[in-house]
RNA sequence: ACCCUAUAACUUAAUGGUAGAGUAUUCGCCUGAUAAGCGAAAAGCGAUGGUUCGAUUCCAUCUAGGGUCA
Numbered sequence: 001a002c003c004c005u006a007u008a009a010c011u012u013a014a015u016g017g018u019a020g021a022g023u024a025u026u027c028g029c030c031u032g033a034u035a036a037g038c039g040a041a042a043a044g045c046g047a048u049g050g051u052u053c054g055a056u057u058c059c060a061u062c063u064a065g066g067g068u069c070a
Base pairs, nucleotide, nucleotide: 001068002067003066004065005064006063009023010022011021012020017053025041026040027039028038029037046062047061048060049059050058
């Protein structure tokens, strides 16, 4: 200098039109008890601007991580 990535505690989905799932956590049911099982809940779009009726999605800059070349 160029390229890629950033979404829940972790792993990840999502054609510009209500952000889903699995694991984990919490609560309840079940059991003599624990585990397993069943039901429910909480929790998220890296930051700032721009475009748009509407942005996780498009554009710009920045931040963090990774890679390539010299």